[in-house]
Context: one part of a larger RNA
RNA sequence: GGCGUAUGGGGGAUGCCUUGGCUCUCAGAGGCGAUGAAGGACGUGAUAAGCUGCGAAAAGCGCCGGGGAUUGGCACACACGAGGUGAUCCGGCGAUAUCCGAAUGGGGCAACCCAAUACAUUGAAGAUGUAUUACCCGAUAGGGAGCAAACCCGCUGAACUGAAACAUCUAAGUAGGCGGAGGAGAAGAAAACAAAAGUGAUUCCGUAAGUAGUGGCGAGCGAACGCGGAUUAGCCCAAACCAGAAGUGUUACGGCACGGCUGGGGUUGUAGGACCACGACAUUUUAUGUACAAGGAACCGGAAGUUGCUGGAAAGUAACGCCAUAGAGGGUGAUAGCCCCGUAUGGGUAACGAGUAUAAUAGAUAGUGGUAUCCUGAGUAGGGCGGGGCACGUGAAACCCUGUCUGAAUUUGGCGGGACCAUCCGCUAAGGCUAAAUACUCCUGAGAGACCGAUAGUGAACCAGUACCGUGAGGGAAAGGUGAAAAGAACCGUGAAUAACGGAGUGAAACAGAUCCUGAAACCAUACGCCU
Numbered sequence: 001g002g003c004g005u006a007u008g009g010g011g012g013a014u015g016c017c018u019u020g021g022c023u024c025u026c027a028g029a030g031g032c033g034a035u036g037a038a039g040g041a042c043g044u045g046a047u048a049a050g051c052u053g054c055g056a057a058a059a060g061c062g063c064c065g066g067g068g069a070u071u072g073g074c075a076c077a078c079a080c081g082a083g084g085u086g087a088u089c090c091g092g093c094g095a096u097a098u099c100c101g102a103a104u105g106g107g108g109c110a111a112c113c114c115a116a117u118a119c120a121u122u123g124a125a126g127a128u129g130u131a132u133u134a135c136c137c138g139a140u141a142g143g144g145a146g147c148a149a150a151c152c153c154g155c156u157g158a159a160c161u162g163a164a165a166c167a168u169c170u171a172a173g174u175a176g177g178c179g180g181a182g183g184a185g186a187a188g189a190a191a192a193c194a195a196a197a198g199u200g201a202u203u204c205c206g207u208a209a210g211u212a213g214u215g216g217c218g219a220g221c222g223a224a225c226g227c228g229g230a231u232u233a234g235c236c237c238a239a240a241c242c243a244g245a246a247g248u249g250u251u252a253c254g255g256c257a258c259g260g261c262u263g264g265g266g267u268u269g270u271a272g273g274a275c276c277a278c279g280a281c282a283u284u285u286u287a288u289g290u291a292c293a294a295g296g297a298a299c300c301g302g303a304a305g306u307u308g309c310u311g312g313a314a315a316g317u318a319a320c321g322c323c324a325u326a327g328a329g330g331g332u333g334a335u336a337g338c339c340c341c342g343u344a345u346g347g348g349u350a351a352c353g354a355g356u357a358u359a360a361u362a363g364a365u366a367g368u369g370g371u372a373u374c375c376u377g378a379g380u381a382g383g384g385c386g387g388g389g390c391a392c393g394u395g396a397a398a399c400c401c402u403g404u405c406u407g408a409a410u411u412u413g414g415c416g417g418g419a420c421c422a423u424c425c426g427c428u429a430a431g432g433c434u435a436a437a438u439a440c441u442c443c444u445g446a447g448a449g450a451c452c453g454a455u456a457g458u459g460a461a462c463c464a465g466u467a468c469c470g471u472g473a474g475g476g477a478a479a480g481g482u483g484a485a486a487a488g489a490a491c492c493g494u495g496a497a498u499a500a501c502g503g504a505g506u507g508a509a510a511c512a513g514a515u516c517c518u519g520a521a522a523c524c525a526u527a528c529g530c531c532u
Stems, first nucleotide, its partner, number of pairs: 001531009015517001016481002020452002022449007029441002031147002039100003042055003050074002061094006070082003105114003115133007135144003151182001152180005162169001166216001192199002203230005213221002234433003237377001241264004247258004269411001271376004275370004284364005289358004295352001299347003305320005321338002323327001329341003382406008392418001413428005468475002488516001491503004
């Protein structure tokens, strides 16, 4: 030095575990904010560094309800207290709520500085206290702003990439930016589709269909009709006409005209309405008030097991029972329906309250006939040029939007049916509103998993968006497990020792001793044997 055997050190794999995650389901909620939010700073405890709670009334104050013996958060010690005159704790409603922050009296390098006005502090003060003092909209009243995970709408809008290069094209109207709204948003009651038959607002799903098309006819892009479902809901203005008060102009002071405002009227394609005539006060529905009321917080009741054996411990095992509208689940010294918390089930209940009933008041809502006249959305429809959207790249290119230039008709009207024309058919633009079916989950409750089990699962099971890195935007860890119970090793010894170790003691176990379950490998060592 090698090999072997044995015993250790070292290390923290593996196994087991789970307080944390992940993905969903069903409900709820879908906002908070000038009554000062989200998020912070600084304080606040007998002692108090951190976290949590709270705010100078500061781990808290008041009232109401629940509850019934302990209690002063994490936090295990000591001191001092509180509590059947009902604490702690739980629920509801309040009070207080420093400073910064939209931050709003002015300023500012956030958590700081400096004011004005009024009142008060017996007077005064370069002092203190309280209140008010930003901007925008609005006549007042009042409203706005800022924050927030996704979903929604609008405006704006890439590139990498693909086309095996690349320019049209694609990626993609995606990512990003900006604005706006709501619990949903958007869309929406045919100037729609269809095709010789018909449908009847919108939205969403399935199909039609990777079809018809489109396309350097490349890469690719990609409908609709129809059919089957989900859910269903329809309405209001403008105008004609009538009335009113005020205004303007004019006047021969009798009026007349005008535009705007307010009220009535009226809302459509089988054209409708005004107007005229007739008839009627129906029907349906909404709001307000009252009564009842499902539900609704904490919370309450809630069945049934003993003995022997093994063991440190019984829930195991053996024997004999019992309950079950409860054999979900968790805990308890191993595996418990009957030990504990619970569970099934029943009860309780403030605020609030779906809904039901009822009376009155208020609001809304209809018909028939006639047709001379009037009305029925104008810089609109349409057109030219340039673009964009439509599955559709200018194409035979309809349809929709419009930067620019133009520019109708008026119900015997107008638009559409994919160039265009005719016939035929459908519809009635240029005003507006509209629930449900649909999308999403920062958040709350209940539950589930052929999801993970500490190099996994969130970055984060642990004081993690922390430590640390970076001027900054930003990047971003590692780190779980004694034991059933601290019973966490009194006391003695060695020692300089509050180190460490040896005894003693606890414990089932201490090779469970706090670097603590199990304790693999690398690596290191000791003893012995063999070989060199």